[in-house]
């Protein structure tokens, strides 16, 4: 230096144009069950708000679209493979 995948919430990780604050699983918080712990089951798990909503948010920065995590361009980073 080519060429391939890849970067999503606190950590794994699905998603691949609109049903998405975004599956699942771990941590965490709170509760139940237990002598007490672990397991085991419940609910919650960006923010705000009784709520219907609303507002940010998938590496960065721009663009297309009514509408982007999702397509497209440039960078930043990382796995394999080739030289």
């Nucleotide at each position: 230096g080519g060429g391939u995948c890849g970067g999503u919430g606190c950590c794994c990780g699905a998603g691949c144009g609109g049903c998405c604050a975004a599956a699942g699983g771990g941590a965490g918080c709170a509760g139940g069950c237990u002598g007490u712990a672990a397991a085991c089951c419940u609910g919650c798990c960006g923010g705000c708000g009784u709520a219907u909503g609303c507002c940010u948010u998938c590496g960065g920065a721009g663009g297309u679209u009514c509408a982007a995590a999702u397509c497209c361009u440039c960078c930043c980073c990382g796995g394999c493979c080739c030289a």

A computed fold for an 83-nucleotide RNA from a Microthrixaceae bacterium, annotated as transfer RNA. It was read from a public genome assembly. Taxonomically the source falls in Microthrixaceae (Bacteria, Bacillati, Actinomycetota, Acidimicrobiia). It matches the Rfam family "tRNA". Rfam describes the family as follows. Transfer RNA (tRNA) molecules are approximately 80 nucleotides in length. Its mean pLDDT, the model's own confidence on a scale to 100, is 80.